Predicted 3D model of a 94-nucleotide RNA (Glycine riboswitch aptamer) from a Gammaproteobacteria bacterium. It matches the Rfam family "Glycine riboswitch aptamer". Its family is annotated with glycine biosynthetic process in the Gene Ontology.
RNA sequence: CAAGAACCGUCCGGAGAGAGCGGCUCACGCAGAGGAGCCCCGCCGAAGGCGCAACCGCCCGGAAACGCUCAGGCAACAGUACAGACGGUGUCUC
Numbered sequence: 001c002a003a004g005a006a007c008c009g010u011c012c013g014g015a016g017a018g019a020g021c022g023g024c025u026c027a028c029g030c031a032g033a034g035g036a037g038c039c040c041c042g043c044c045g046a047a048g049g050c051g052c053a054a055c056c057g058c059c060c061g062g063a064a065a066c067g068c069u070c071a072g073g074c075a076a077c078a079g080u081a082c083a084g085a086c087g088g089u090g091u092c093u094c
Stems, first nucleotide, its partner, number of pairs: 003093003006089006013082001018041001020040001022039005042074003048070001049068003055062003
């Protein structure tokens, strides 16, 4: 703090994948359907995390929207990397 970057906050946009012809339990209910939780199987990758490549640096590191799927997620809601706008800090460049 004029400009850029970084960080924080607000607004806005923001995908993917079974609300399973599966099992068990719970509440309601005459019962069924429906709801919630757990297990099992299947699936997703764009919180986070891990690994590696181009590349950069220089001896061993950094590193993706790529890969893994630990975490997270698979109706809606919420959340999400990332994009845009506004404001703040005065950390870095200048």